[in-house]
A computed fold for a 528-nucleotide part of an RNA from an uncultured bacterium, annotated as small-subunit ribosomal RNA, 5' domain. It matches the Rfam family "Bacterial small subunit ribosomal RNA". The coordinates come from a structure-prediction model, not an experiment, and the mean pLDDT is 85.
Context: one part of a larger RNA
RNA sequence: GGAUGAACGCUAGCGGCAUGCUUAACACGUGCAAGUCGAAGGGUACCAGGGAAGAGCUUGCUCUUCUGCUGACGACUGGCGCACGGGUGAGUAACACGUAUGCAACCUGCCCUCCACAGGGGGACAACCUUCCGAAAAGGAGGCUAAUCCCGCGUAAAUCAUCGCGGAGGCAUCUCCGGGUGAGGAAAGACACGUCGGUGGAAGAUGGGCAUGCGGCACAUUACCUUGUCUGCGGGGUAACGGCCCACCGAGGCUACGAUGCGUAGGGGUUCUGAGAGGAAGGUCCCCCACACUGGUACUGAGACACGGACCAGACUCCUACGGGAGGCACCAGUGAGGAAUAUUGGUCAAUGGGCGGGAGCCUGAACCAACCAAGCCGCGUGAAGGAACAACGCGCUAAACGUCGUAUACUUCUUUUGCCGGGGAACAAAACCCGUCACACAUGGCGGUCCGAUUGUACCCAGAGAAAAACCAUCGGCUAACUCCGUGCCACCAUCCGCGGUAAUACGGAGGAUGCGACCGUAAUCC
Numbered sequence: 001g002g003a004u005g006a007a008c009g010c011u012a013g014c015g016g017c018a019u020g021c022u023u024a025a026c027a028c029g030u031g032c033a034a035g036u037c038g039a040a041g042g043g044u045a046c047c048a049g050g051g052a053a054g055a056g057c058u059u060g061c062u063c064u065u066c067u068g069c070u071g072a073c074g075a076c077u078g079g080c081g082c083a084c085g086g087g088u089g090a091g092u093a094a095c096a097c098g099u100a101u102g103c104a105a106c107c108u109g110c111c112c113u114c115c116a117c118a119g120g121g122g123g124a125c126a127a128c129c130u131u132c133c134g135a136a137a138a139g140g141a142g143g144c145u146a147a148u149c150c151c152g153c154g155u156a157a158a159u160c161a162u163c164g165c166g167g168a169g170g171c172a173u174c175u176c177c178g179g180g181u182g183a184g185g186a187a188a189g190a191c192a193c194g195u196c197g198g199u200g201g202a203a204g205a206u207g208g209g210c211a212u213g214c215g216g217c218a219c220a221u222u223a224c225c226u227u228g229u230c231u232g233c234g235g236g237g238u239a240a241c242g243g244c245c246c247a248c249c250g251a252g253g254c255u256a257c258g259a260u261g262c263g264u265a266g267g268g269g270u271u272c273u274g275a276g277a278g279g280a281a282g283g284u285c286c287c288c289c290a291c292a293c294u295g296g297u298a299c300u301g302a303g304a305c306a307c308g309g310a311c312c313a314g315a316c317u318c319c320u321a322c323g324g325g326a327g328g329c330a331c332c333a334g335u336g337a338g339g340a341a342u343a344u345u346g347g348u349c350a351a352u353g354g355g356c357g358g359g360a361g362c363c364u365g366a367a368c369c370a371a372c373c374a375a376g377c378c379g380c381g382u383g384a385a386g387g388a389a390c391a392a393c394g395c396g397c398u399a400a401a402c403g404u405c406g407u408a409u410a411c412u413u414c415u416u417u418u419g420c421c422g423g424g425g426a427a428c429a430a431a432a433c434c435c436g437u438c439a440c441a442c443a444u445g446g447c448g449g450u451c452c453g454a455u456u457g458u459a460c461c462c463a464g465a466g467a468a469a470a471a472c473c474a475u476c477g478g479c480u481a482a483c484u485c486c487g488u489g490c491c492a493c494c495a496u497c498c499g500c501g502g503u504a505a506u507a508c509g510g511a512g513g514a515u516g517c518g519a520c521c522g523u524a525a526u527c528c
Base pairs, nucleotide, nucleotide: 001528002527003526004525007523008522009521013380014379015378016377017376020372021338026336027335028334030333031332035080036079037078040077041076043073044072047071048070049069050067051066052065053064054063055062056061087291088290089289097215098214099213100212101211102210103209106208107207111204113202114201115200116199117198119153121151122150123149128143129142130141131140132139159183160182161181162180163179165178166177167176168175169174189196190195191194217263219261225253226252229251230250232248234246235245236244266288267287268286269285270281271280272279273278293314294313295312296311297310316327317326318325319324344370346369347368348367352366353364354363355362356361383414384413385412386411394404395403396402418469420464422462423461424460434449435448436447437446438445439444473516474515475514476513477498478497483512484511485510486509487508494499
C1' cells in the first nucleotide's frame, strides 16, 4: 500500500447493486416450510344444489326429516411425490475431493423411440356398523365391502440350463450374434369416447454405483505397524466386483520415496495479495462429499439405511389420573444463551422452477419481492458566477501600521440535481386453459380473442416553491503532506518505531492556522 461476511469511536443527505451468527453441530415457546389426484375406489362428516314427505303459512318463501341424484369433498383404501428443493460443516487426511481412465463386474422411476400384448378366475383389509379398554397417546374384538389393492390359471418374451450346433471377436478368467430342446413366467382400468393409463421386451437419454493412475498438511521430541492382517480355493451376499462376510490351506502384507501414531482440516471452481515466482484463504455463488439431538439398525421403495419416516438405546425437555406417554429449527421467521459482533415471528405464487393432476387448479418460507443495518462497492449532492470596503471578530506580530482567516462573508445575478409538495404513470406477460377459425384421419400445429402483476401508484415523466433541508473525521518532530502562540514544567501526558516533557515543548493540553480524506474518517484485529 492492498484486502475483510468484519468490530469499536466520532459523524451522517440520497440512490443503485450486492452482503449480513466467523462465537455454542448450544437449548428452543409459537406459526409456517410436502403435498396432490373424485378422470383409480368404497363412500358422504362439512358446504351448496336437485328430488320426496311433513310443518309454519304473509301463497311463495321459511323450517324439519329423508335421499350421493348433482357440484364437490373431511376421514379411509389406492397411485405418484415425500431420496428433489432448503440448511449446516460436526465428523472425515479418505478414492472424501480434483483430474484422467476403466467396468468383458453394474443399476436406473418419470421421459423419448421401436416391437409385442392385455384372455379367464379368486381373495382380503381399511373406511363403515356393533362393542371393549385407557387420564391421555393410543389400542383390542366381532361383522360387512370396493378398486388401478392382493393372489393363482392360460398365453408371450427376457432369463437360465443344455447341445461333441453355426458364425464373429478379444483382454487371461472369456465376450457377442444366430439355431434346436427343456425350465421359466405379465397385465387394469377410468371417463367427458378419444384420450389418459396398464404389461413384457429392445434401444436411448438422464441420474447413480464400483475400480484404478496421479495431485493437494503439520509433527520423526511419533519408527516400526498388522492376524481377516496378505494371497489362494470353495461358498454366502450384492444391482455388481471384492475378506464385503464365512469355512479351509499357505505366511504373508505396509514402511525413512515416511508406514503406524498424534494434531489440525470438509475438497474443488475460485478469492486476496504480489511484476512474477510464491504466500494466504475456501464467507456469499456453482460442483462434489458428509451430517440432521447422540449412537445403532433395518423397513418401504427405481432410488434412503431417509432433516420436517420407523424401531432400539442414551442424554435433555414437557404432559400425567403415576399405570404410562410426547418431542427434536444445522428449513423460514423468531426467542434465550454465548459473544466485539450479524436483520422481519413481513408480502405473493405475478414471473422462473419443482410435486401432483387430462385440465382447471392446489401446494411450494424454493423463488421473486419488500423491511432493517454506511457492513461493502459504485454514482450524485450539500450550490454556481460575479464580488476588495481586502469590513468586523478571532489569531499572529518588529504592534495606531502590517500579516492571516480571505473572494471567504456581506451584496448582486443565476440554477434547482437530490429532498419536499402536486399531477400523470410503466415494463417485467408470454403462455397454459377456454372461445372462434385454418391446416389436419387423429395427435398436433398456425392465427385471432378472453383471463392473469406480489413488488406498485413503485420506477420513471411533468409542474411548483426555494440556496432553500444536507460535513465531518484524523493529523501537522522524523518516517509523512501540513507551524505558530499560550498553558504545563521528567508533572500531567503523548508515542507503531525512533523518541518527547526537568521554564522559551513545531512531539503533552488548548487556540488560531494548515494538510489529508470526504458521507465518511480514524483505531485495534487478521492475510499478502